[in-house]
Context: one part of a larger RNA
Molecule: small-subunit ribosomal RNA, central domain
Organism: uncultured bacterium
């Protein structure tokens, strides 16, 4: 490169969306004749292979003779597929418009709400314990602590509602109110008329932890100290505690970034929840069947090595891409490429099994 109708658990889906080349791609004319399809004409050296025949005693070998040489060339012709026209023309793909709808969807600010934690006070009441465990101590208290109460400070997160529930491409959203602004859905059926799918490279987003600079610092807490515990304890468990946890800005660029399941159409058995529309009957209701597009649990045909999924497929179907190829070595060295650094990313051999 091929192939495995491989890629939830066996080796394999980029973390995620946008998009550039490039690949693919509706329906009806009509043209063309690139490709595609027949036809004729040149070419296609000999040897070699195939058929047939003959020569060395055979046979290998030889020599005749034929068919072949699957190809390029050029010529003429076919027009179903396909491909090409500033071809016409169509609405069902994809979009716009109009009228509603739902939601922790994003950013931003605010003298913004209550609970709770924890210092603070030459506040109050109170006295001897208090905190912690399996049981201890370490740690605190007569300098008045723990409790209980008043007052004011901070900061950092939002019980109850709350949910197999919502949104959003992912990461990921949760106290109120406002400003700004992305989606998605249902209904009309009014307009453009394939405007469409994927998408190497590329550019952005990207949990936590961590890096520069500067603020912040209540709980919580890597280190680190002590205390236990233990043969020993550089863990578990206990009192204490710095970075960090938060703001800003700029970096970083990874995760069991998981549905271990890439995106898009279109098909394919019903039933049962749950949440967001629409429209209908009737007995007007906590009603009953419909319908459009989410959300779970279960289950058929098929599929699968089994699990196990199963209309939100792992069934059948086409079209782009990403990736894998026995284990270790090894996601290492080496190179290049990013980064301040940490380190990311690209990524092998010898060995041996």
């Nucleotide at each position: 490169c091929u192939g495995g109708u491989a890629c939830g658990u066996a080796a394999a889906g980029c973390g995620c969306a946008c998009a550039u080349a490039g690949g693919c791609a509706u329906a009806u004319a009509u043209u063309u004749a690139u490709a595609u399809c027949g036809g004729g004409c040149g070419u296609g050296a000999a040897a070699u292979c195939c058929c047939g025949g003959g020569g060395c005693u055979c046979a290998a070998c030889c020599c005749c003779u034929g068919a072949a040489c699957u190809g390029c060339c050029u010529u003429u012709g076919a027009u179903a597929c396909u491909g090409g026209g500033c071809u016409a023309u169509c609405u069902u793909g994809a979009g716009u418009u109009c009228a509603g709808a739902a939601g922790a969807g994003g950013u931003a600010g605010a003298c913004u709400g209550g609970a709770a934690u924890u210092g603070c006070g030459a506040g109050g009441u109170g006295u001897a314990g208090a905190g912690g465990u399996g049981a201890a101590a370490u740690u605190u208290g007569u300098a008045g602590a723990u409790a209980u109460u008043c007052g004011g400070a901070g900061g950092a997160a939002c019980a109850c509602c709350g949910a197999u529930g919502g949104c959003g491409a992912a990461g990921g959203c949760g106290g109120c109110u406002u400003a700004c602004u992305g989606g998605u859905c249902u209904g009309a059926u009014a307009c453009u008329g394939a405007c469409g799918c994927u998408g190497a490279g590329g550019a952005g987003c990207g949990a936590a932890a961590g890096c520069g600079u500067g603020g912040g610092g209540a709980g919580c807490a890597a280190a680190c100290a002590g205390g236990a515990u233990u043969a020993g304890a550089u863990a578990c468990c206990c009192u204490g505690g710095u970075a960090g946890u938060c703001c800003a800005c700029g970096c970083c660029g990874u995760a069991a970034a998981c549905g271990a399941u890439g995106g898009a159409c279109a098909c394919u058995a019903g039933g049962c929840g749950u949440g967001g529309g629409g429209a209908g009957a009737u007995u007007u209701a906590u009603u009953c069947a419909c319908u459009c597009g989410g959300u779970g649990g279960a289950g058929c045909a098929g599929c699968a090595a089994a699990u196990a999924a199963c209309u939100u497929a792992u069934u059948c179907u086409u079209c782009g891409c990403c990736c894998c190829u026995g284990g270790u070595g090894a996601g290492u060295a080496c190179u290049g490429c990013c980064g301040c650094c940490a380190c990311a990313u690209u990524g092998a051999u010898a060995c041996u099994c």